[in-house]
Molecule: small-subunit ribosomal RNA
Organism: uncultured Bdellovibrionales bacterium
RNA sequence: AGAGUUUGAUCCUGGCUCAGGAUGAACGCUGGCGGCGUGGAUAAGGCAUGCAAGUCGAGUGGGUUUAGGCCCACGGCAAACGGGUUAGUAAUGCAUAGGAACAUUCCCAGAAGUCGUGAAUAACUCGGAGAAAUCCGAAAUAAUACACGAUAUGGUCUACGGACUAAAGAUUUGCCCCGCACCAAAUGCUUGUGCAAUUUGGUUGCGGCUAAAUGGUCAUUUGUAAUUUUAAGUAUGAACAUUUGGUGCGGGGUUUAUCGCUUUUGGAGUGGCCUGUGUCCUAUCAGCUUGUUGGUGGUGUAAAAGACUACCAAGGCUAUGACGGGUAGGGGGCGUGAGAGCGCGGCCCCCAACAUUGGGACUGAGACACUGCCCAAACUCCUACGGGAGGCUGCAGUCGAGAAUAUUCGUCAAUGCGCGAAAGCGUGAACGAGCGACGCCGCGUGCGGGAAGAAGGCCCUUGGGUUGUAAACCGCUUUUAUAAAGGAAAAAUGUAAUGAUGGUACUUUAUGAAUAAGAGGCUACUAACUCUGUGCCAGCAGUAGCGGUAAUACAGAGGCCUCAAGCGUUAUCCGGAUUUAUUGGGCGUAAAGAGCAUGUAGGCGGUCUUAUUAGUCAGAUGUCAAAUCCUCGAGCUCAACUCGAGAACUGCAUUUGAAACGGUAAGACUAGAGACAGUAAGAGAUCAAUAGAACAUAUGGUGUAGCAGUAAAAUGCGUUGAUAUCAUAUGGAAUACCAAAGGCGAAGGCAUUUGAUUGGUACUGUUCUGACGCUGAGAUGCGAAAGCGUGGGUAGCGAAUGGGAUUAGAUACCCCAGUAGUCCACGCCCUAAACGAUGCAUACUGGGCAUUAGGAGAAUCGACCCUCCUGGUGUCGUAGCUAACGCGUUAAGUAUGCCGCCUGGGAAGUACGAGCGCAAGCUUAAAACUCAAAGGAAUAGACGGGGAUCCGCACAAGUGGUGGAGCAUGUGGUUUAAUUCGAUUCUAAGCGAGGAACCUCACCAGGGCUUGAAACCUAGCUGCAUUGUGUAGAAAUACACAAGCCUUCGAGGGUGCUAGGCAGGUGCUGCACGGUUGUCGUCAGCUCGUGCCGUAAGGUGUUCUGUUAAGUCAGGAAACGAGCGCAACCCCUAUCGCGUGUUAUAUGUGUCACGCGAGACUGCCCAGAACCGAAUUCAUGAAACAUGGAACAUGGAGCAUAAAACAAAUUUGUUUUAUGUUUUAUGCUAUGUGAUUCGUGGCUUGGGUUCUGGGAGGAAGGCGGGGAUGACGUCAAAUCAGCGUGGCCCUUUGACGCCCUGGGCAACACACGUGCUACAAUGGCCAUUACAAAGGGUUGCCAAGUCGUAAGACGGAGCUAAUCCCAAAAAAGUGGUCUCAGUUCGGAUUGAGGUCUGCAACUCGACCUCAUGAAGCCGGAAUCGCUAGUAAUCGUAGAUCAGAAUGCUACGGUGAAUACGUUCUCGGAUCUUGUACUCACCGCCCGUCACACCAAGAGAGUCGGUAACACCGGAAGGCCCUGUUUCAAAGCAGGGACCAGGGUGGGAUCGAUGAUAAGGGUGAAGUCGUAACAAGGCAUCCGUAGCGGAAGCUGUGGAUG
Repeated sequence: AGAGUUUGAUCCUGGCUCAGGAUGAACGCUGGCGGCGUGGAUAAGGCAUGCAAGUCGAGUGGGUUUAGGCCCACGGCAAACGGGUUAGUAAUGCAUAGGAACAUUCCCAGAAGUCGUGAAUAACUCGGAGAAAUCCGAAAUAAUACACGAUAUGGUCUACGGACUAAAGAUUUGCCCCGCACCAAAUGCUUGUGCAAUUUGGUUGCGGCUAAAUGGUCAUUUGUAAUUUUAAGUAUGAACAUUUGGUGCGGGGUUUAUCGCUUUUGGAGUGGCCUGUGUCCUAUCAGCUUGUUGGUGGUGUAAAAGACUACCAAGGCUAUGACGGGUAGGGGGCGUGAGAGCGCGGCCCCCAACAUUGGGACUGAGACACUGCCCAAACUCCUACGGGAGGCUGCAGUCGAGAAUAUUCGUCAAUGCGCGAAAGCGUGAACGAGCGACGCCGCGUGCGGGAAGAAGGCCCUUGGGUUGUAAACCGCUUUUAUAAAGGAAAAAUGUAAUGAUGGUACUUUAUGAAUAAGAGGCUACUAACUCUGUGCCAGCAGUAGCGGUAAUACAGAGGCCUCAAGCGUUAUCCGGAUUUAUUGGGCGUAAAGAGCAUGUAGGCGGUCUUAUUAGUCAGAUGUCAAAUCCUCGAGCUCAACUCGAGAACUGCAUUUGAAACGGUAAGACUAGAGACAGUAAGAGAUCAAUAGAACAUAUGGUGUAGCAGUAAAAUGCGUUGAUAUCAUAUGGAAUACCAAAGGCGAAGGCAUUUGAUUGGUACUGUUCUGACGCUGAGAUGCGAAAGCGUGGGUAGCGAAUGGGAUUAGAUACCCCAGUAGUCCACGCCCUAAACGAUGCAUACUGGGCAUUAGGAGAAUCGACCCUCCUGGUGUCGUAGCUAACGCGUUAAGUAUGCCGCCUGGGAAGUACGAGCGCAAGCUUAAAACUCAAAGGAAUAGACGGGGAUCCGCACAAGUGGUGGAGCAUGUGGUUUAAUUCGAUUCUAAGCGAGGAACCUCACCAGGGCUUGAAACCUAGCUGCAUUGUGUAGAAAUACACAAGCCUUCGAGGGUGCUAGGCAGGUGCUGCACGGUUGUCGUCAGCUCGUGCCGUAAGGUGUUCUGUUAAGUCAGGAAACGAGCGCAACCCCUAUCGCGUGUUAUAUGUGUCACGCGAGACUGCCCAGAACCGAAUUCAUGAAACAUGGAACAUGGAGCAUAAAACAAAUUUGUUUUAUGUUUUAUGCUAUGUGAUUCGUGGCUUGGGUUCUGGGAGGAAGGCGGGGAUGACGUCAAAUCAGCGUGGCCCUUUGACGCCCUGGGCAACACACGUGCUACAAUGGCCAUUACAAAGGGUUGCCAAGUCGUAAGACGGAGCUAAUCCCAAAAAAGUGGUCUCAGUUCGGAUUGAGGUCUGCAACUCGACCUCAUGAAGCCGGAAUCGCUAGUAAUCGUAGAUCAGAAUGCUACGGUGAAUACGUUCUCGGAUCUUGUACUCACCGCCCGUCACACCAAGAGAGUCGGUAACACCGGAAGGCCCUGUUUCAAAGCAGGGACCAGGGUGGGAUCGAUGAUAAGGGUGAAGUCGUAACAAGGCAUCCGUAGCGGAAGCUGUGGAUG
């Protein structure tokens, strides 16, 4: 930065689409890691559960506890912040810049104070009601709660005298006093414990004695053992009391410090209010407003104010968009863009608003309060049915709706916030973690080597290529991963304590390439290609488009391309799009100039001077929050991210200055504009009158059978006398000639003549005004034709209508009639192709010619002509412009000002709404839906029932045919087992086929074979192939017998068999092809190189003039040359010469044959015609020049006369006017003469070119005749069956191959084509006599001779051919006969008998003889050939071929007629013109109808939403009033206005739905016509009116597109 797409191609206009970037995204496939961000956009829908706002005991009372403490209540502060959302709101909002009439808890600074007193109340306790929520009663009590009093620095009010006005305490340090508790020491008293020995008592176990026992007892020492106790001793403890000392607690006094409290001043920050500017769409919303606008007095507030109220006035807003409707939170900013802009407002920050919906106030510094209160409504929940409770748009989470959006996580560690003196407590703010590739950024999925270029895949020209160093394999590394060990910063202040994240980041070690690649695309745009499958199917697609048998576009595969943990798709925004154009577009024909004017608002505005400065320019100051963006730097390993600094934020305000431009004010000017005077032209307008021609009608006359009309007719008129003609009268409409490319008007438009009234314009003069101007939204007026209303009028014309024609039809074109209308008056309508398809005004920028109006100059007797100036109207053109066409001083050029209009085609100038109209309708004016185009100009073709020129046996003029008959032959059709196939206008049809009895042969029936009937290769086997005979059979074939190789011996070659590769196919596709052919057409065309022109396609050349058979040649010409075609070169033929002469000729020779050469033509002569250029002479016209000159008009001068005025007044003078005369100048006109120039015409002369006619010579005369030769191309022309060939198809057994027999191609109601023979006397028959050319011949032609009526047979001479044969030429000639008849014409058909060929003659051959003897007497419509040795006619030969021509090809004999000419038919060529065609007229294309689908409008209605209005009713609430009570307040009772939701009503507006009918769009190949494009067959189109199945037709006026 552009690209694709309209066309056969081109340029332009113009839309659609793509490539880029972005997103709070979603979906599909896939998915390794980390960091940083981000995540309910929909239902401001409903919510279970938990948490999200508390704190203070250093304000106070109480309950409870062992204590720490906890709880309840009063009280203080906070709860108005923080967090969420964007419903509402178009301004009570936001942004920015300002302002004055305010408030302010906590905080900071200053000043002053903090004294005294009192009455209550909650919790608690007791009692009561209730399911609960909760409530009631009684009694008690405290405060930093409450009240009163005192004081008043200060504050407020003030009449300046004065009046009023507050508070609260708490904790704490030092000292003193009191009380309580504890500790230590001493003393006293009491008492406990330990230890050793002794004593006493007790207890328990065991034992003895007692007759026994549970009883008793054990003696002088205890029976024995254990245990214990007491007393004295020693050691030690405790309690109590007193005293002293210390410590702690409580209270009081004083003092210190801290936190408070009250009044006030100032500050900071915050909040309230006001103003300017900016802030979306809609005019299919144009008028809105009654507290509305202002004033005064009040009320009210923190504060200004109609904020509220009473009264007064009648104002206020609006086209610079009020009012209404729709949509929407605003900004910083974000995305995109070069920018200007356009779109957006998620995360973060600022502001606003809201908290289920609506209303309301209370408390408070602050709220009309998200987790406060009251009321109403909806919804949900509890209930004992009486009554109650609730509000996630806080964090999580749930349901729902949705394409779609996360955890019922951790912590107060940090940063903040609230409370507190503090410790601290609280905090879903916040910090973190979890989930999601949702986004941005970073990293990785390995690195190096490795060619046998492995295998496999894919492709293949079969050679190979590619995947691809890719893999394997070898070596290396370890980011990441896993495991283990270590392990932070974030922690500040003020020593310590304190980390949710987190054993995280990070570091080290170990293991091992180990854990890690996909998505989309590959026809063009757009980077990247092949194979297979499919066969307009399945499908793809952003656009163009792809797919109908060779798809790089579908599907799969291989390969490749792009991006990459992502890749694509969808949605949306910007860009590209200069496609709304300020930067930066247009309006003649593409979309677009209003039909025209007048003019309001508005916009813009001439020259000079002065002053000023709301525009403009410059400086300064303030502000424009932070974040974002940009630059520089820094921190996380880098980056994303974050931090620091700077710049920037293009704006606004204030202030200072400048004065060029603009504005304003003042003055001046005249070039714009206007006025005035003189002159001029004109179908300018309105009204009135008027003239002649034509027409029609009426009356009368003359007169008789037609008239009228058409391409031709008919309807019509006419014997009741038309048409025609004469006379008279009446009527309406329009104005011939002049007349023009002419004139006038703003446009529409305007035409006999005259008059009246009136508008505008031009020229001249340069006298006056002094910018008075230009444009012009709305507005107003005018506005063809048609149409409408009322009243007239109506000759002609003439929608509708009737009739006649035409036609398939003809609601048309043509004809005969004919109503409305056309005309007039008045009133409407307001549209046209209302066009120059070109808005108005001004200025500038070469000209030529013409015409019109006026003027000037020169000239003239006077004029015209001429030169010049101004205005108008045309035409051609320079520069310039334009896509081109074209425009071009009358611009579409160069500029300025203002207005109108356009933004793809269709739907549609339609619907709805509104305005206007009597109506018809007009003006304004969309959308859904649908298409990828629609369109302009020009180019090349093709076409035209367009034009011009030319040619052709094209017509015409002739001649002979075809079409009628019979037969032959080909085709169609029909039939058939098969009637094989192909060819179908010319350009198929006696064509392929130049020769179907079998074969051919491809068709049918039947019988057979399967590596095959024929070919090649490989392997194996082989005495095989082949020949003869026989049998079976229709044959193919099968079987049997017999005969049957070479060899250097290796078993080789040949042959056959078997097996494998393969053969074979007249099967399909001529629309896959090659080759070949037909046709236009033997027509004269078709192209190229260079140059030039054009933006380009393309043109020129190749057109033009003359000429030719010809693009043949000449001249001219931006062309100059060239190629393929034409012509010529080649062959035959006509004449001559020369040479050679066999087989010609009886010989000589050269008729003849062969070969070579010459020759002709555009050359010569005559006449004529045309053209070119030249000369001579004559005639005529014109011009200007020179010269002569009568008359007239005008002006000047002189003279004479008369009059008047003035001056002077005695005369007189001056001026003016009139008349006469003389002279002069100018103008104009009739006209004479001279020479010159130019134009036109004619005569004559000579020249050149071409053509026409004639002539000479000559065999041949105007390319002599004929042949071969066929340009670029057209028809998807013909041929796959002549041949070749791509692809497809059939081929193991019932082949689409191959062999064989028989049949068929030969059928036969019919239709067509091409021929033969005829219909007869220009003839038939019989007899006889002539004259050719060109061919063929050895499996052949066949002579003579003989036989047969003949076909033919026998025969065999000759001939490989100028020698022999076919071979007789026939028509013609001569003679005879027939005499107009279905015949002595004609020969079909049939019968009989034969001949020949051939294996074979039935289907199905040819010929001969005899007999038979059909149709047919010259052919309808129509149609074909032929222009001279031709037509016509007559025979001859050849190819094919065994045989089989009326066909085909070739040859000669006899041998005409006609052509005025190019009007017409057909075909062709060149130029030109129109075109909406390019598949090219067999084109394109319009409308109704029928069917299906879609969207929107109308619609009897029905349903719903929204905002108002009127009335009813009125909760909570504050305000007001009354009563009660009281010192007062509060309370209670009652009332008033205001007021939410609610109810009723009639309208407004928006939406949904609706039977039905109408129009529109789109659909497959439907139906009917053919309206348009060519003169589209009636030129088209516009407006209007009527009519008609439909396109449409007709009337009237207009345009040319």